[in-house]
RNA sequence: AAUAGAGGCGCAGUUGUCAUCAGUAUUCGCGGUGUAAGGCUUUCGCAGGGCCGUUGCCGCGGUGAAAGGGGCCGCUGCCGAAGGGAGGCGGGCGAGCCCUCUCUGGUCAAACGGACAAUAUCCGUUUGACUGUCGCAAAUGCGGGGAGCUAUGCGGAGAGCUAUU
Numbered sequence: 001a002a003u004a005g006a007g008g009c010g011c012a013g014u015u016g017u018c019a020u021c022a023g024u025a026u027u028c029g030c031g032g033u034g035u036a037a038g039g040c041u042u043u044c045g046c047a048g049g050g051c052c053g054u055u056g057c058c059g060c061g062g063u064g065a066a067a068g069g070g071g072c073c074g075c076u077g078c079c080g081a082a083g084g085g086a087g088g089c090g091g092g093c094g095a096g097c098c099c100u101c102u103c104u105g106g107u108c109a110a111a112c113g114g115a116c117a118a119u120a121u122c123c124g125u126u127u128g129a130c131u132g133u134c135g136c137a138a139a140u141g142c143g144g145g146g147a148g149c150u151a152u153g154c155g156g157a158g159a160g161c162u163a164u165u
Base pairs, nucleotide, nucleotide: 001165002164003163004162005161008079010078011077012076013075014074016072017071018070027062028061029060030059031058032057033056038052039051040050041049042048082104083103084102085101086100087099088098105131106130107129108128109127110126111125112124113123114122115121133156134155135154136153137152141149142148
């Protein structure tokens, strides 16, 4: 350098399905309230007043979704899988695609903050637990009392680790 692998509630995408969204939006009927243009009325006329006048709002009843986000089975691609942050390119602005740098090994829980209709879920920070890997140390355990191995303890990060060529 190439190839192939490992971590496990492993990561991402996706068809289908299910719940949520929501008895919400929309729409129909009834009633109430209020009103622009305008009309009627009162007046000699004007102003003012009163009435009418489905733009609006409220209540009751009927009808009644969808998108995004999410769970599950299956399938696909994979193990910096992927997820954040900043910048560049782009463009009137923004989003997306692409590029560069940077942080995070993985999972879970809690607290705080943010997104969201949201108790779901996602993102970030902190703390803790579990777990894989490598390094250091390592017995009163294993091994013949050896070389060593391990429970265990500490530490590091995926640009890592293991195997083969």
Molecule: Lysine riboswitch aptamer
Organism: mouse gut metagenome